[in-house]
RNA sequence: AUUCUUCAUUGGCAAACUUUACGAAAGUAAAGGACGCAAAGCCACGGGCCUAAUGCUUUUGCUAUGACAGCCGGGUUGCAAUA
Numbered sequence: 001a002u003u004c005u006u007c008a009u010u011g012g013c014a015a016a017c018u019u020u021a022c023g024a025a026a027g028u029a030a031a032g033g034a035c036g037c038a039a040a041g042c043c044a045c046g047g048g049c050c051u052a053a054u055g056c057u058u059u060u061g062c063u064a065u066g067a068c069a070g071c072c073g074g075g076u077u078g079c080a081a082u083a
Stems, first nucleotide, its partner, number of pairs: 003083001005080001012037002017032006035070001041076003045073003048068001050066001055062002
């Protein structure tokens, strides 16, 4: 320096739910709370899923520029032991 994650250690993050706020909604943020996670750190590049404000449509509906990184892939950064 690189790779692996099986033994160990220091630790780290925080699902559902509750409260408050923002948002049309999906959802997001903070506090509480732990289902779990070796990247459950970061990034909307690809796929996929969700919502439908706006626009279109006679109507049912269709539609992302909105959102999801704890859906998958990818990129990038990081801690520890062994080899």
The RNA shown here (c-di-GMP-I riboswitch aptamer) has 83 nucleotides and comes from Niallia nealsonii. The model forms 95% of the base pairs in the Rfam consensus. The coordinates come from a structure-prediction model, not an experiment, and the mean pLDDT is 84.